Notes: Glycine riboswitch aptamer from Zwartia hollandica, 110 nucleotides, folded computationally. Rfam family: Glycine riboswitch aptamer. About the family: This family represents the bacterial glycine riboswitch. Model confidence (mean pLDDT): 77 of 100.

RNA sequence: GCACAUCACUCUGGAGAGACCCGCGACCGCAGAUGGUCAAAACGGGCGCCGAAGGUGCACACCCGCGUUAAAGCGGGGCAACUCUCAGGCAAAAGGACAGAGGGGCGUAU
Numbered sequence: 001g002c003a004c005a006u007c008a009c010u011c012u013g014g015a016g017a018g019a020c021c022c023g024c025g026a027c028c029g030c031a032g033a034u035g036g037u038c039a040a041a042a043c044g045g046g047c048g049c050c051g052a053a054g055g056u057g058c059a060c061a062c063c064c065g066c067g068u069u070a071a072a073g074c075g076g077g078g079c080a081a082c083u084c085u086c087a088g089g090c091a092a093a094a095g096g097a098c099a100g101a102g103g104g105g106c107g108u109a110u
Base pairs, nucleotide, nucleotide: 001110003108004107006105007104009102010101011100012099013098018047020046021045022044023043025038026037027036028035048090049089050088054086055084057082062077063076064075065074066073
């Protein structure tokens, strides 16, 4: 110096599913009511959904032990974008697994 692996940071891209219903709230109207309108969020309640923060569970491969002439088999570990939907999310914004790039930290090898 190059490469590999890993960690965080920066930039770019990045899916899915109700702008759900009722109340509360705000505004309009009325002498006063009945009434009408309104996005989201927050608060209380209800039903329906999504999976790609995080998390749960179980696999294949693989590893270890027992066992066998060798196997089969048994036990343990292991881990997914699968699974569960706890958490989170269901207009925009935010977030977002993952991917690419950048310069860095730790480490390995030459």